[in-house]
Order: sequence, then C1' cells, then structure tokens
RNA sequence: GCCGGACGGUCGCGGUGGGCUCGUCCCACCGAGGAAAGUCCGGGCACCACAGGGCAGAUCGCCAGGUAACGCCUGGGCGCGCGCCGUCUCCGGAUGUCGCGCGACGGACAGUGCCACAGAGAAUAGACCGCCGGCGAGAGAUCGCCGGUAAGGGUGAAACGGCGGGGUAAGAGCCCACCGCGCAUCUGGCAACAGAUGCGGCACGGCAAACCCCGGUCGGUGCAAGGCCAAAUAGGUGGCGAGAGACGGCCCGUCUCGAUCAAGACGCCACGGGUAGGCUGCUGGAGCACGCGAGUGAUCGCGUGCCUAGAGAAAUGAUCGUCCCGGCCUCACGGCCGGACAGAACCCGGCUUAUAGGC
Repeated sequence: GCCGGACGGUCGCGGUGGGCUCGUCCCACCGAGGAAAGUCCGGGCACCACAGGGCAGAUCGCCAGGUAACGCCUGGGCGCGCGCCGUCUCCGGAUGUCGCGCGACGGACAGUGCCACAGAGAAUAGACCGCCGGCGAGAGAUCGCCGGUAAGGGUGAAACGGCGGGGUAAGAGCCCACCGCGCAUCUGGCAACAGAUGCGGCACGGCAAACCCCGGUCGGUGCAAGGCCAAAUAGGUGGCGAGAGACGGCCCGUCUCGAUCAAGACGCCACGGGUAGGCUGCUGGAGCACGCGAGUGAUCGCGUGCCUAGAGAAAUGAUCGUCCCGGCCUCACGGCCGGACAGAACCCGGCUUAUAGGC
C1' cells in the first nucleotide's frame, strides 16, 4: 500500500416501481464503510450582512507544480539522523556519492525579552585548576603577593570560529595555509538554491511552538440552511347584518339583551401573517469502471459503458448448509471455538484516530 471471509437456501426489516381478488396482499429491483468515526482543515450549496480602505483578531510561512480549495498531495532545494561504499587522517574524526526516514523550514545587525542545573564566567565574556614573568619568604621542598595568558584541564545543551604551522616568557587571527563565516562578481537553475573566483578579517552564540517584525489568506451562520402548500384555536384587517331570547297553544302584551348617529360589543363572510401538519431541498455527482493519450509525479484530457441508501432519531438483520482462514483437542477420521474496528442522514476533497487475520 491492497483485501476486509465466498456461494447458496429459509425467515425478517427499510425504500422504489408494478399488479390485482385492495389485503398491513403478491411480484420485481435496490439497500453502509475504508474508515460511514473525530468534526480538525478546505470547498460546493443556502440564507443573512456588505461602497471602498484601515485598525483589531485568527491562521498560514523554503521553491515550483497539482487542485474548486486547503493547514492536503506531487516533484525539487536545504538541514538533521541512520545505513552501505569510497577518500583523507594527528586514528579522535572529517568529508563525498547513493539509499531510507524526519523537519511549523520567512526574519535573531528593527526592537524587547529569556538561556534552568552545574560552572570562576552564559553575551559589553570569563582566571577555578593549569601555564608564564616579576618581587618577597624559606636551608630546601615549596609558599605568598602582583601581573600576563583563553593553548590545555574542568562545568554545561551551549564557553565568543576549527585544525595545522609560524611566533612568543607563556599565549593569542598576532601572522600564514586549508575549512567555516560574511560581502561582491560571474556561471547553472523558472525558483528555492548550488558552484567558481576575488576581497574581508573573526566581527555576527541559541531561542520567534517568547513578545514582535515582514508577507499571504480570512464576513457570519449551517440542510433544525432555505423554498412552497397550509387545519383547529386565539389575535389582526376589511365588509355585511337589525333584530334576538324568555313567558304563553297563538296574537296582543310584558320582561331582558342588542341596534336604530358614531364607536364598541355580538353574529356571519372574506383577506393576510404565523403554528401543527404535508411537500421540497435530497442525491446524477469536483460520480464510478475500463481503455487510450499527456506528464518524472500529484494530476489532467478524450472515448465507451454504468446508476450505486436517500429514512421518523429508528431499516440495512438472524439462521442453516458447503467451503475458506486461525486456534484448541485427537494416533487418525473428525470434533469444538473464533473471524476485527465500526456503522450513513445535505454533498464532496483531505488529515487524524480505530482495525482480527491475510497478501
């Protein structure tokens, strides 16, 4: 990195389509994953917000390419680690090619800050031991004081270039060669960067996953987004109505309420908003398979074929047989046990995490 037990039977569950004798009936087809997970990044889609610019905030950070986009992927550069081989060597090591792995890998002369413990001294360096010189004491071994010294020892993650030679009282880039470092020029490369030559003269320790500086990117909320249809009850707006009820067999009559102007109340109708509920968004897509082509590659182009969950939060299972794989028991035939992690809910691209066993 790939696979994620195989085939068949029976009984179930959820969808879609069809059928009739409309029954909770019959038939056909379809029905989880490599991670459906974490919800950590990036997009599509939807609504809201938005003249433009800035501050604040968040996030990213070698270069080039890929992509809808990314903090992802590919290729390259540089650095570090390991391994093989080679070269040099003062035998401690140094260095080169190749392979594998890892790297939040812009800036440490813009500024501020930090560097534990140990150590004399940790960034305006530093005399603990040692080394060297002078003076003094002492019979001497040696000791004391003053000064020089960063080559050696010691501490540390890190000690203010490394190593060799000259030089010196001893030392020191004090001087020289080589390496390192810095600057300039040239060459190669799209670039990161690399190489060569010359000059400088040792100045410039480390930490930015400390603040910070530089450069790039970023509006918010998520399918419970959003769109359509639309009861009952209450309330809103507009319109219409003059009578209604009780007593009594009926009329008159009496009583009550309302109206006769407006408003209000009451009744009816209409309209509109919203709730329950229903429909939609919803899965045919940055899709999958195969072939051809471009490219180192990520990836892209073309052709042919295919349609593969779309739900209520709830379905996607159980069992039997044959075989496969692993373990245990058995002399053997055979028997028993086990086969992971997990599980869609608007959809994609990544990353991360889980995963029996096999290749």

Predicted 3D model of a 359-nucleotide RNA (Bacterial RNase P class A) from a soil metagenome. Its mean pLDDT, the model's own confidence on a scale to 100, is 77. Of the family's consensus pairs, 94% are formed in the model. Its Rfam family is "Bacterial RNase P class A". The family's RNA type in Rfam is ribozyme.